[in-house]
RNA sequence: GGUCUGUUGGUCAAGCGGCUAAGACACCGCCCUUUCACGGCGGUAACAGGGGUUCGAUUCCCCUACAGAUCA
Numbered sequence: 001g002g003u004c005u006g007u008u009g010g011u012c013a014a015g016c017g018g019c020u021a022a023g024a025c026a027c028c029g030c031c032c033u034u035u036c037a038c039g040g041c042g043g044u045a046a047c048a049g050g051g052g053u054u055c056g057a058u059u060c061c062c063c064u065a066c067a068g069a070u071c072a
Stems, first nucleotide, its partner, number of pairs: 001071007010025003018055001027043005048064005
């Protein structure tokens, strides 16, 4: 340098055009407990950046950035 894949809360991770963007761990608050731990309930927090297609994009297309695999 070529080709392919990926990028979603603090971490992991689901999503295949119309979802309030699910879940787990972590964090915060409350309950429970003599206290801690465990357990229960609730809460905060995310679509890499730009452009395009579409009535509508996390989802499809292009470019850029970053990461990985592979070829040279």